[in-house]
Order: sequence, then C1' cells, then structure tokens
RNA sequence: CGCGGGGUGGAGCAGUCCGGUAGCUCGCGAGGCUCAUAACCUCGAGGUCCUAGGUUCAAAUCCUAGCCCCGCAA
Repeated sequence: CGCGGGGUGGAGCAGUCCGGUAGCUCGCGAGGCUCAUAACCUCGAGGUCCUAGGUUCAAAUCCUAGCCCCGCAA
C1' cells in the first nucleotide's frame, strides 16, 4: 500500500441510518438552601460539529479529496 472504526463546548459521549432549533452527564460561574461545608435545587457562560470543496431552499448528517487517532491484516 489494503480493510474497518473514530474526530461534536474544558472532559466523556449522543445526535448521522431517514438532511430541518446542536443536546446529555460531569466540570466551571452565579443565586437559593444551611450556623457553615458537602449534598440538593434553579439559572447562566462556553460549539459555528477535524480541514477544504461539492449537492441542496437548507448539511454535524449526503458526495469527493485531504489531515490526525485507534484497531485488523500483510
């Protein structure tokens, strides 16, 4: 060289099959509760979904090429 899986907020993942508001848990910040801390409750910030093109009214999702990680085979 060949084959398969993966890349989505700080971390771990879902969403892709069947295109239509980008979500969950933890973490972070603020407030509540408490004598206080933890726990618990509420709210908030943080992503333009690996990169570049294409299709489309509309792309994380479909198509093409590339980059990176893991595995199989050789």